[in-house]
């Protein structure tokens, strides 16, 4: 996707046509479903008619009569074996298909032939009577027939006989003779009557038609965890039986019959035409319709009959139900309706025989739940409708929105129409042909019956279909879906909840996936869901798959059945091919035409369909028969290699043990040890002996064997292969289901043997533990003989055989040729093995590649997702252990192969970095400062969290800041914009109350272009939020890392992911450069360009400078002046491996040198590739969404962010003599300054105060730089070190220093004597050390941060190790990637 006898959910207008218990072959109330014939018969219960009688209500009731119509019951005939239902059983000649019947039957029907003579005895009904509750049964008597029975007759026929003929050799036909066997009448017309005639029936026999019986070839399920089955079994003879063959049955005889081509057994199942699906081949299925079969409550049996072993017959048994007077009886819906039950689920207790068909009848007619119709169900298929046209203000409403609009949407409304369908009314069929009626006509007969035509009667459906008129858009749309597959998207709600889900998967606060809404998509009186089947699935592969590593080659050979098979002659015709004939029911499918308005549906015709049967033909190929051949295979002769196998011997080395000698304290063992051995003499060493096992060197991807496997030497027995040659056999070959033999190690049984080794076990170590790895011991075992076991990563993870398809190289065995005196050796070539490399080809790739995994043929074995499981059960084997064979339930959405890119490794190689090492100084201990955690608190606001949070945001928390807490206030608001209305009170200042915000009062009155603006009040929109989410975001930042990397285009390679380039050889700080190279180029990074610093030059020369000249001063570039210098500003120069030499690939580059202020990037800075960390920040800012709106907004006062058992981080100051203190004295750079820096002078011990010159600054000020140098003092101590802490007194800033500022002075004088484990920084103007300045800032908790200069070291052997990183390579079961799995 298609499909359906469906069911379920939601929904539902009409019609046509089909279809409707798939389950309980469960049980059934009630009604109906098989009768009919009076023209077979005796008859007369009922009804009608006629006649009579009685009563009367004068047409009714009752009675009688005759059997006229008619007919209950009965005798008889035919039917009831059809039609209808169901699918239990059945794996079978049940079915399908084709044959056979010379082994058979066939009522009714048809054709043709012959016949029907003459008798007899009963019996139902009826009547009388008995029994019984009933069902029913019995006895006596009467009677009829187309009921029954003899007799006669016999064209055929049957039986016996069988001359002769035919034959497929089974048998058949058959003259002659003998024998057996029939019958029924009824009705019409006619005749005086016998009669005549017509018709229906009857008997015998023949043929046909139809329907059946039986036999048979072939075909169609599953399980081998069913492997052996069978005694009427298999065959024969005889008999019986049947319509008929036959062990169908019986007796006797024989011992057969079936089976891996699947017997027997188990399970399941009606079979077919067909139906569904599929391109087909197939697969599934057998409801409706049609053919066959089987069954009729269950089981069994026969009777009748042409046919039954009989659905609505009989008998017996059983179960069940019902009736009963308890003695007995009745029943069978798998017929049509219907009921209960079961179930997810399946209809009316309808109408009619009008049609079609059936039974009976001469017929009328009767019967017919067959059938025709109706009803119910959207259960299926088909058709129709639910309106059509116009209609933009693109209405309202809804939804969304970037607020502009978009969408629903010409959709609606409105206007103009139509009338399918509905409703109302009217009209009104076809289906009727036959048959009946008929004083209509014609034909026919002697006449009638009879035949034909006309007229007429008969319709369940149904007043239905159809048609017409009226009416009025009036009554008629839903369902599923919208993450991908798969057409269709937004909002809201929810927040891993609720839920969805076919698979993948959605949902943890922005869900196109849940729920709702809007919109959309699909289909539409349906739409979805569930179930079923096929398809896709080449996913059981015939068409059409595989087995080295994904599942899959038996451990290996031998060989049975089977399969398969070389060259050639002739024959045959089974396979094969062609033609013809028969058959392959109808329906269905397909095609054409036709009928219902179309379609579904239906009709007519055609085509098609078989592994079918028979006949004729062909003879290439296969088969079969036959003759031949030699190349496959084998035999034979010669040669030669080998750990091939078996038996029995021999040998030496070594270990161990025993004996003896020498000799003395250790030996042994390990990473290190210990257990252990040893003074009772070990180990070591020498000599002798015992015993067992294994065979060093040779030795080799060397050899042999089928595999397992095989190794000292020689004898003996023996298998196979190889090479060369001769002759012979003549396809004898290959493979091989089963079978039988072989089969490492371990293990088992019996008996030996036992040196070494050594499971188990013991001890010692190791370890957190150590039932291990290591050590010391040590039993089974290992060895031999015999017997089992039958498995291994039994692996080349590659079954065997044959043939074909480039080569190169090595090696083992043999032959031939060439050269050589012989030979070794060498070369060439050929055959057979064992390896490596490699082309084509192949493979998913890896790889394989004449030893195929290439190309073909033959045969065997095996596979079909992972787990469960090579397990359970069963069977077979085994002494056992266990082996072989071998499932299912359940469960998962994967398991797996090869390769790729990364990441990772207590993998490898190469290389870098203050990474280690070498050094210098710190931190970790003390006190203090600052930050953080924690604790505390009304609050201690928030963020930052390994490196990469913690002197971080914060370059300044007393108020403010401030976001926190407490309390007091405000609500269009502290702030913005707009609209509407109103106002004149602006702001400010003063006073009062209050903690203040604020409130009240007073004062005050703005600008203007004259519209208004600004301000205030009220109302509405809105403001506001340091509220949440850094995991919704932008921006910015950190980090790996200033590490050398990250990519692209084109090309090439690969099925692809990807690779190549970017790898390699060198080199570099560098993917820097060079060389090479299927790559060639390019981009972002590196470097350079930029700033600064180091040298020089040029220009300029004030506020900077002052050499020379002049002036002035106690003194000073102070002044005139000058541009030389310093310096400043601006512009240039300079450095490029440029030069020389060594090395190096005539390279890049590197080493050394010269020159130079500077040399190989001169030093420093800015600059940070692709990306990683959901890294950090919603509290800088911006921003989506969510949340608050008399509060999470806002104002104010006070408090808090400074709290302190504790811990951590970063610093400062120290512990002192390279020092402290005192005095004197020298030299910077870079900055800052008007609400500012502040000189000077004076005051104060000091912080500072008073004063206020100069300076918006190369001019003035901050501003004395400090370490240093000179001199003095202290003398190793808790000190003249150290300065914490505390007391007192002050200064300054500020509205205000209580919480909670800095500084000063006096006094106090704590810890601390260089710091455990551990850890940090730094490679040169660096570390260390010393001061100076600035930002923020009223002030300051700054010891912080950012800059500046002064003084100024040590060390680097080196890359083993730690950490981090780069490149190449390797393994991987990792890929949120080793913090993995």
């Nucleotide at each position: 996707g298609a499909u359906u006898g469906a069911a379920c959910g939601c929904u539902g207008g009409c019609g046509g046509u089909a279809u409707g218990c798939u389950u309980a072959a469960c049980a059934c109330a009630u009604g109906c479903a098989a009768g009919u014939c009076g023209a077979a018969c005796g008859g007369a219960a009922a009804c009608g008619a006629u006649a009579c009688u009685a009563g009367c209500u004068u047409g009714c009731u009752a009675g009688u009569a005759g059997g006229c119509g008619u007919c209950g019951a009965g005798u008889g005939g035919c039917g009831c074996a059809c039609g209808g239902g169901u699918g239990c059983g059945u794996a079978a000649c049940a079915c399908g298909u084709g044959g056979a019947u010379a082994a058979c039957c066939u009522a009714c029907c048809c054709a043709a032939g012959g016949g029907a003579a003459g008798g007899g005895g009963a019996u139902a009904a009826c009547u009388c009577u008995g029994c019984g509750a009933a069902a029913g049964c019995g006895g006596g008597g009467c009677u009829a027939a187309u009921a029954c029975c003899g007799u006669a007759u016999a064209c055929g026929u049957c039986c016996u006989u069988g001359a002769g003929g035919c034959u497929u050799c089974g048998g058949c036909c058959g003259a002659u003779a003998g024998g057996g066997g029939a019958a029924a009448g009824g009705g019409g017309c006619u005749u005086u009557a016998u009669u005549g005639u017509c018709u229906c029936g009857c008997c015998c026999a023949u043929g046909g038609a139809u329907g059946g019986g039986u036999c048979u070839g072939c075909g169609g399920c599953u399980c081998a965890u069913c492997a052996g089955c069978u005694u009427g079994u298999u065959g024969g003879u005889a008999a019986g039986g049947u319509a008929a063959u036959g062990g169908c049955u019986u007796a006797c005889c024989a011992a057969g019959g079936c089976u891996a081509c699947g017997a027997c057994g188990g399970g399941u199942a009606g079979c077919u035409g067909g139906c569904c699906u599929g391109a087909g081949a197939g697969g599934g299925u057998g409801g409706c319709c049609a053919g066959c079969c089987a069954c009729a409550c269950u089981g069994g049996a026969a009777c009748u009959g042409g046919a039954a072993c009989a659905c609505g017959g009989u008998c017996c048994a059983g179960a069940c139900u019902c009736c009963u007077a308890c003695g007995g009886g009745a029943g069978g819906c798998a017929g049509c309706a219907g009921u209960g039950g079961g179930g997810a689920a399946u209809c009316u207790u309808g109408c009619g025989c009008a049609a079609u068909g059936g039974g009976g009848g001469a017929a009328a007619c009767c019967c017919u739940g067959a059938c025709g119709c109706u009803g119910c169900g959207a259960c299926g298929c088909c058709g129709c409708g639910u309106g059509a046209g116009u209609g933009a203000a693109g209405a309202a409403g809804g939804c969304c929105u970037u607020c502009g609009g978009g969408u629903u949407g010409u959709a609606a409304a409105a206007c103009u129409c139509u009338g399918u369908c509905g409703c109302g009314a009217g009209u009104g069929a076809a289906g009727a042909a036959a048959c009946g009626g008929u004083u209509u006509c014609g034909g026919g007969u002697a006449a009638c019956u009879c035949c034909g035509a006309g007229c007429u009667g008969u319709g369940a459906c149904g007043g239905u279909a159809u048609c017409u008129c009226g009416u009025g858009a009036g009554a008629a749309a839903g369902c599923a879906c919208u993450g991908g597959c798969u057409a269709a998207c937004u909002c809201c709600g929810u927040g891993c909840c609720a839920g969805c889900a076919g698979c993948c998967g959605c949902g943890g606060u922005a869900a196109u996936a849940c729920g709702g809404a809007g919109a959309g998509u699909g289909c539409g009186a349906g739409c979805g869901u569930u179930g079923u089947u096929c398809g896709g699935a080449a996913u059981c592969a015939c068409u059409g798959g595989g087995c080295g590593u994904a599942a899959a080659g038996c451990g290996a050979g031998u060989g049975u059945a089977g399969g398969u098979g070389g060259c050639u002659u002739g024959g045959u015709a089974a396979g094969u091919c062609g033609g013809a004939u028969g058959u392959g029911a109808a329906a269905g499918c397909c095609c054409a035409c036709g009928g219902c308005u179309c379609a579904a549906c239906c009709g007519u015709g055609g085509a098609g369909g078989g592994u079918c049967a028979u006949c004729c033909g062909a003879a290439a190929c296969u088969g079969c028969c036959u003759g031949g051949c030699u190349u496959g295979a084998g035999u034979u002769c010669g040669g030669g290699a080998g750990a091939g196998g078996g038996u029995a011997g021999c040998g030496g080395a070594a270990u161990u043990c025993c004996c003896g000698g020498u000799g003395u304290a250790g030996a042994g063992g390990u990473g290190a040890a210990a257990u252990u051995c040893g003074u009772a003499g070990a180990u070591a060493u020498c000599g002798g002996g015992a015993g067992g096992a294994a065979c060093a060197c040779c030795a080799g991807u060397g050899g042999c064997g089928a595999a397992g496997g095989c190794a000292g030497c020689a004898c003996u027995c023996u298998g196979g292969g190889c090479c060369g040659g001769u002759a012979c056999u003549g396809a004898c070959g290959c493979u091989g289901a089963g079978g039988a033999g072989c089969g490492a190690a371990a293990g088992c049984g019996u008996g030996g043997g036992g040196a070494g080794c050594g499971a188990a076990c013991a001890g010692g170590a190791u370890u957190a533990g150590a039932u291990a790895c290591c050590c010391u011991g040590g039993u089974a075992g290992u060895c031999c003989a015999c017997g089992c076991c039958g498995u291994a990563a039994a692996c080349g993870u590659u079954g065997g055989g044959c043939a074909c398809u480039a080569g190169g190289u090595g090696u083992g065995g043999g032959g031939u040729c060439u050269a050589g005196c012989u030979a070794a050796c060498a070369g060439a070539u050929u055959c057979c093995g064992c390896g490596c490399c490699g082309u084509a080809g192949u493979u998913a790739a890896c790889g394989c590649a004449u030893u195929a995994a290439g190309u073909g043929c033959c045969c065997c074995g095996c596979c079909u997702g992972g787990g469960g499981a090579g397990u359970a059960c069963g069977g077979c084997c085994g002494c056992a252990a266990g082996g072989c064979u071998a499932a299912a339930a359940c469960u998962c959405a994967a398991a797996g192969g090869a390769a790729u890119u990364g990441a990772c490794g207590g993998g490898g190689g190469c290389c870098c970095g203050c990474a280690c090492a070498a050094g210098c100084g710190g931190c970790g201990g003390a006190g203090c400062a600052u930050g953080u955690u924690g604790c505390u608190u009304a609050a201690u606001u928030c963020g930052a969290g390994g490196c990469a949070a913690c002197g971080c945001g914060a370059a300044g928390a007393a108020c403010c800041u401030u976001a926190c807490c407490u309390g007091g206030g405000u609500u269009u608001g502290a702030c913005a914009u707009g609209u509407a209305g109103g106002g004149a009170a602006a702001a400010g200042c003063c006073a009062u109350a209050g903690a203040g915000a604020u409130a009240u009062g007073g004062u005050g009155u703005c600008c203007u272009u004259a519209g208004g603006g600004g301000c205030c009040c009220u109302a509405c929109a809105c403001a506001g939020g340091u509220g949440g989410u850094g995991c919704a975001u932008g921006g910015c930042u950190g980090u790996c890392g200033u590490c050398a990397g990250c990519u692209c285009g084109u090309g090439u390679c690969g099925u692809g992911a990807g690779a190549u380039g970017u790898u390699g050889g060198g080199u570099u700080a560098a993917g820097u450069c060079c060389c090479g190279c299927a790559a060639c180029g390019a981009g972002c990074g590196c470097a350079a360009c930029c700033c600064u610093u180091g040298u020089c030059c040029u220009a300029u020369g004030u506020u900077g400078c002052c050499a020379g000249c002049g002036g002035a001063u106690u003194a000073u570039g102070c002044c005139g002046g000058g541009g030389a210098c310093u310096c400043a500003u601006a512009g240039g120069a300079g450095a490029c491996u440029g030069c020389c030499g060594g090395g190096g690939u005539c390279a890049a580059c590197u080493c050394g040198g010269a020159g130079g202020a500077a040399g190989g990037u001169g030093g420093g800075g800015a600059c940070g590739a692709c990306g990683u960390c959901a890294a950090g920040u919603c509290a800088u800012c911006a921003u989506g969404c969510c949340c608050c709106u008399u509060a999470u907004a806002u104002c104010c006062a006070g408090g808090g962010c400074u709290g302190c058992a504790a811990a951590c981080a970063u610093g400062c100051u120290a512990c002192a003599a390279u020092g402290g203190c005192c005095g004197g004295u020298a030299c910077a750079g870079a900055g800052g300054g008007c609400u500012g820096c502040g000189a000077u002078a004076c005051c104060g011990c000091g912080a500072g105060g008073u004063u206020g010159a100069g300076c918006g600054a190369a001019u003035c000020c901050c501003a004395c730089a400090a370490a240093g140098c000179c001199g003095g003092u202290c003398u190793c101590a808790g000190u003249u070190c150290g300065g914490a802490u505390u007391g007192g007194a002050g200064u300054c800033u500020g509205c205000a220093a209580c919480u909670c500022g800095a500084c000063u002075c006096c006094a106090u004088g704590a810890a601390g004597g260089c710091g455990g484990a551990g850890u940090c920084g730094c490679u040169a103007g660096u570390a260390a050390u010393c001061c100076c300045g600035g930002a923020u800032c009223a002030g300051c908790a700054a010891c912080g941060c950012c800059g500046g200069g002064g003084u100024g070291a040590a060390u680097a052997c080196g890359u083993u190790c730690c950490c981090g990183g780069g490149c190449c390579u390797u393994g991987u079961a990792c890929a949120c990637a080793c913090c993995g799995c």

A computed fold for a 1381-nucleotide RNA from an uncultured Actinomycetes bacterium, annotated as small-subunit ribosomal RNA.